C1' cells in the first nucleotide's frame, strides 16, 4: 500500500432463509444461611463500531470509513 477475517450488554460469546436482540459469568434486590461464599427466586443493564444505501422490514444484503488481528509487497 494490497488481502482476508473480526466488531453484538462491563466480560467472554451465540443469533438460522432479513421478521419483537440473547445467553454464561458478572452487578442489583431478595429467599435461605450466626456473617460470609455456595444454592435458589426475580431485577437492571443494548446508538449490533460509525455514515450512507437497497427494502414494508436490517446485527444479517451493498457502499464508504474507523479500529483490532493475520498474511503478502515496498522503504529503512
Nucleotide at each position: 500500500g494490497c488481502g482476508a477475517a473480526c466488531g453484538u450488554a462491563g466480560c467472554u460469546c451465540a443469533g438460522c432463509u432479513g421478521g419483537c436482540a440473547g445467553a454464561g459469568c458478572a452487578c442489583c434486590g431478595g429467599a435461605u444461611u450466626g456473617u460470609g461464599g455456595a444454592u435458589c427466586c426475580g431485577g437492571g443493564g443494548g446508538u449490533c463500531g460509525u455514515g450512507g444505501g437497497u427494502u414494508c422490514a436490517a446485527u444479517c444484503c451493498c457502499c464508504a470509513u474507523c479500529g483490532u488481528u493475520c498474511g503478502c509487497c515496498c522503504c529503512a